[in-house]
RNA sequence: AACAUGUUCCGGGGACGGUGAAAAUCCGUACCGGCGGUGACAGUCCGCGAGCCGUCUGCAUUCGUGCAGGCAGCUGACUCGGUGAAAUUCCGAGACCGACAGUAAGAGUCUGGAUGGGAGGAGCAUGGC
Numbered sequence: 001a002a003c004a005u006g007u008u009c010c011g012g013g014g015a016c017g018g019u020g021a022a023a024a025u026c027c028g029u030a031c032c033g034g035c036g037g038u039g040a041c042a043g044u045c046c047g048c049g050a051g052c053c054g055u056c057u058g059c060a061u062u063c064g065u066g067c068a069g070g071c072a073g074c075u076g077a078c079u080c081g082g083u084g085a086a087a088u089u090c091c092g093a094g095a096c097c098g099a100c101a102g103u104a105a106g107a108g109u110c111u112g113g114a115u116g117g118g119a120g121g122a123g124c125a126u127g128g129c
Stems, first nucleotide, its partner, number of pairs: 003127008015029004030109002032098002034048004043096002051074002054071007078094005100112003
């Protein structure tokens, strides 16, 4: 030093206009991009997280269900050209994608669960040659 244990902190961005009785949801034009990995930098590669669904256990219950935890499942989207030893990651060009619930009208950008959770990151302490 690796590593192990404990602990603390950090840990998601983005909108205006038009139409209309009504839209921050439609239309137009903009804008945004979590974490780890990868021969060189990634929203679109490989994984993970959030989210959704099912089930089990515990607690609560107005008996409808709610909350917490475990397990299992589901979960979006890229091409062409250039450089190079190496890039679906850089440069140029043109595309594409975006949980659930709510709403006077359909949501990546509004509101809410969330002062939550979280992949993970950093520090400190102890052990450790």
Molecule: FMN riboswitch aptamer (RFN element)